[in-house]
Context: one part of a larger RNA
RNA sequence: CUGGGCGUAAAGCGCGUGUAGGCGGACUCGCAAGUCGGUUGUGAAAUCCCUGGGCUCAACCUAGGAACUGCAUCCGAAACUGCUUGUCUUGAGUAAUGGAGAGGGUGGCGGAAUUCCCGGUGUAGAGGUGAAAUUCGUAGAUAUCGGGAGGAACAUCAGUGGCGAAGGCGGCCACCUGGACAUUUACUGACGCUGAGACGCGAAAGCGUGGGGGAGCAAAACAGGAUUAGAUACCCUUGGUAGUCCACGCCGUAAACGAUGAGAACUAGGUGCAGCGGAUAUUGACCUCUGCUGUGCCGUAGCUAACGCGUUAAGUUCUCCGCCUGGGGAGUACGGCCGCAAGGCUAAAACUC
Numbered sequence: 001c002u003g004g005g006c007g008u009a010a011a012g013c014g015c016g017u018g019u020a021g022g023c024g025g026a027c028u029c030g031c032a033a034g035u036c037g038g039u040u041g042u043g044a045a046a047u048c049c050c051u052g053g054g055c056u057c058a059a060c061c062u063a064g065g066a067a068c069u070g071c072a073u074c075c076g077a078a079a080c081u082g083c084u085u086g087u088c089u090u091g092a093g094u095a096a097u098g099g100a101g102a103g104g105g106u107g108g109c110g111g112a113a114u115u116c117c118c119g120g121u122g123u124a125g126a127g128g129u130g131a132a133a134u135u136c137g138u139a140g141a142u143a144u145c146g147g148g149a150g151g152a153a154c155a156u157c158a159g160u161g162g163c164g165a166a167g168g169c170g171g172c173c174a175c176c177u178g179g180a181c182a183u184u185u186a187c188u189g190a191c192g193c194u195g196a197g198a199c200g201c202g203a204a205a206g207c208g209u210g211g212g213g214g215a216g217c218a219a220a221a222c223a224g225g226a227u228u229a230g231a232u233a234c235c236c237u238u239g240g241u242a243g244u245c246c247a248c249g250c251c252g253u254a255a256a257c258g259a260u261g262a263g264a265a266c267u268a269g270g271u272g273c274a275g276c277g278g279a280u281a282u283u284g285a286c287c288u289c290u291g292c293u294g295u296g297c298c299g300u301a302g303c304u305a306a307c308g309c310g311u312u313a314a315g316u317u318c319u320c321c322g323c324c325u326g327g328g329g330a331g332u333a334c335g336g337c338c339g340c341a342a343g344g345c346u347a348a349a350a351c352u353c
Base pairs, nucleotide, nucleotide: 003325004324005323006322007307008306012321014201015200016199017198021194022193023192025088026087027086030083031082033081034080035077036076037075038074040072041071042070049065050064051063052062053061054060091191092188093187094186095185096183097182098181103177104176105175106174107173108172109171110154115149116148117147118146119145120144121143125136126135162169163168206250207249208248209247211246212245216244217243222239223238224237225236261320262319263318264317265316266315269298270297271296272295273294274293275292276291277290278289279288302309303308326353327352328351335346336345337344338343
């Protein structure tokens, strides 16, 4: 390269926006680039193939033919692709009405709890553990009542629930703001899909600003008590700084998982939940039937090495992108790019089994 693959064996980029490119709905006019048929020219010789001939045969040599799958040229075809003309509405989008939602941002507010401080009651213990001790307490602790300060997180509702592209999002209110969905007709008329690069977002931890804040937590670190032969540990315990929180700026990684890229079409059903409709019924809400969207469970065909998947496919197909190619060496070295650093991205080889 031709292939075969990517849920768990190696393999789907963490996610999006989108450039180039690739691919692209129905009907129609034309063109003839691709495509198809033919003409002419060329396609050296040798080689290969066929039929003969020559060395006793063969290899080998040799004559003729065929072939040289290609290129150019002209003539023609017009189904398909392409380009072009005109049109269409089913793909896509816009408008109107409506309800749902922890979607995002900013500001404000609230109650419970922990801790600390002040005051009251009250007295000898309290904490903690497998058992203890370190620790706190007669300078009045623990317990209990009242008041205050401050920070962080929002019990119940809560769901097998909802929203978001992913990361993720949960007290209440206001403001700003994104998306999806349903219904109705109307409008635009293929405006679409994917997406190398690029750009943006991206949990936690970490970094910067002699930034702010600091209640609780603490697995960092550190100190102490235990355990133990020792115990620079595991486990428990008493403390406890960074951190966790806020602002701004970095970092750019995760079992960033559905370990399953995005889009489209087709292929049995059953049952639950959420949002919006329709029909029936009704005063109304239910009940019953039914449409669309999302989210679960079970399951047919089919698929799968099996497990399992199964209209939310891992089934049957198409388009585009990414990735894999025995284990180790190694996601390492070197180089490059990025970063304040930590490090990240890209990414080998020798050698070895």
The part of an RNA shown here (small-subunit ribosomal RNA, central domain) has 353 nucleotides and comes from an uncultured bacterium. Rfam family: Bacterial small subunit ribosomal RNA. Gene Ontology terms of the family: ribosome and structural constituent of ribosome. The prediction has a mean pLDDT of 81.